[in-house]
Molecule: transfer RNA
Organism: uncultured Bacilli bacterium
RNA sequence: GGAUGUUUAGCUCAGUUGGGAGAGCAUCGCCUUUACACGGCGGAGGUCAUAGGUUCAAGCCCUGUAACAUCCA
Repeated sequence: GGAUGUUUAGCUCAGUUGGGAGAGCAUCGCCUUUACACGGCGGAGGUCAUAGGUUCAAGCCCUGUAACAUCCA
């Protein structure tokens, strides 16, 4: 330098054919216990990397940029 892939909650990741943004763990509160742990119930937490475009509507489609990973040179 070229090609491909990934980027979504604090972490690990789903999100199928464009229309509801989610799960587990962690965290907070309550219940339970003498207390802790385990367990149960509930809550909070999101610029879907970023800038544009298409569309009535974009996490999803198209383009640029950035970071990371792999391969080639």